[in-house]
This is a predicted structure of an 84-nucleotide RNA (c-di-GMP-I riboswitch aptamer) from a Gammaproteobacteria bacterium.
It was read from a public genome assembly, where an Rfam model found it.
Model confidence (mean pLDDT): 82 of 100.
Lineage of the source: Bacteria > Pseudomonadati > Pseudomonadota > Gammaproteobacteria.
RNA sequence: UGCAUUUUCGGGCAAACCCGCUGAAAAGCGGGGACGCAAAGCCACCGGUCUAAAGCGAGGAGCCAUGACAGCGGGGUUGCCAGC
Numbered sequence: 001u002g003c004a005u006u007u008u009c010g011g012g013c014a015a016a017c018c019c020g021c022u023g024a025a026a027a028g029c030g031g032g033g034a035c036g037c038a039a040a041g042c043c044a045c046c047g048g049u050c051u052a053a054a055g056c057g058a059g060g061a062g063c064c065a066u067g068a069c070a071g072c073g074g075g076g077u078u079g080c081c082a083g084c
Stems, first nucleotide, its partner, number of pairs: 002084002012037002017032006035071001041077003045074003048069003055063002
């Protein structure tokens, strides 16, 4: 440097739920807490999912992303390590 991923050191992250804050909401942030994860590190480019304030609509049904999800999948990119 490359391959490779349970063979693994040191370890890493942190679901649901609870508390506080932000937000119209989805959701996010901080603390607690562990369901799990070999990229559950980062990126909204592609598909998908969620929300619908404003807007449209008869002030209705509803439609709608410019909002969100990287722990839905693809892709890009970075990283640790047994082994070869």